[in-house]
Molecule: transfer RNA
Organism: Candidatus Omnitrophota bacterium
Order: sequence, then C1' cells, then structure tokens
RNA sequence: GUCCCCAUCGUCUAGCCUGGCCUAGGACAUCAGAUUUUCAUUCUGACGACUGGGGUUCGAAUCCCCAUGGGGACG
Repeated sequence: GUCCCCAUCGUCUAGCCUGGCCUAGGACAUCAGAUUUUCAUUCUGACGACUGGGGUUCGAAUCCCCAUGGGGACG
C1' cells in the first nucleotide's frame, strides 16, 4: 500500500444476511428486597448497551458511504 473480518449493558453474547412483530433479549456481575441464627444457596425486582458522522426510507442495531479503533492475509 491492497484486500478481508470485527465493534451492542461492567463482562460475555443473541438479534444484522430477510428493515417494523424489539420500551434491543439472555447469562454472569452489581444493587435492593424476601428466605436463613449468619454467610452461602434459592426466589423476586432494579440497574445498564447498538464506535462516530452522513445518506436511503413512512420507518435503520439491521441497507449504503466516510471516518475511528481492533484483528488478520498478501507484498
């Protein structure tokens, strides 16, 4: 330099290909409550995310473009 892949709650991840049925779901963690002599376990609830910008569209996490960051292949 060229090409390919990836970016979503604190962490891991589903959803993206096929736009709407999704106030973005789940597990763990954290917090509160219940249970328990206490802790743990268990149960209930809460908390919390689409990398940034632009475009297309009635409607975008999803499609298109650019940028940023990470990983890889070739030279």